[in-house]
This record gives sequence, structure tokens and C1' cells, in this order.
RNA sequence: CUUGCGGGCACGGGGUGCGCUGUUGCAGCGCUGAGACAACACCCGUGGAACCUGAUCUAGUUCAUACUAGCGAAGGGAUGUCCAUAGUGACUUCA
Repeated sequence: CUUGCGGGCACGGGGUGCGCUGUUGCAGCGCUGAGACAACACCCGUGGAACCUGAUCUAGUUCAUACUAGCGAAGGGAUGUCCAUAGUGACUUCA
């Protein structure tokens, strides 16, 4: 420096919180985030921490959510097909 650790199609799974204000209906504004009720979007699909349960969980931190660590080698969780596939290893065939 280059290349790979993947891509296409179809189908499927999943989340939508916190703060402030108001007329408490919802709406507006703000925050984090890929995504915050809406966009045929976003994320994830067994090589599975997308997401759910434990959990109104524990510690730190924040106004709160978020965030960090734990829980967590926990229990669940949605797939078929086609194409591509560096390197390494094994096996088969040929040289």
C1' cells in the first nucleotide's frame, strides 16, 4: 500500500425513553441515541447483548433519562436462498 473479515433477494424479529412548559386532551420545546409513534425509517436475525426477562435490580453518575461497571459463561430471542470469499488448517484428486 492492497485485499479479506462480506454482499444481494425474500421473509421474519424488535424498541420507541427522559426533562420542561401549557389548555392535562394531547401538543410544543429540549436531551440522549442508529432509531424516541413513524419513516415501507432504523436496528437485529442462531457466528444471535437487536430486543425481552430477572428488574420498580446493584454501585457510580445525572434534575431525570441517558451514560459507566456489575448482574452476564444467567434465562429467552427472529432464517432461508443465491453470490463472493484473503489467509490458515484438514481431506480428496491431479501434477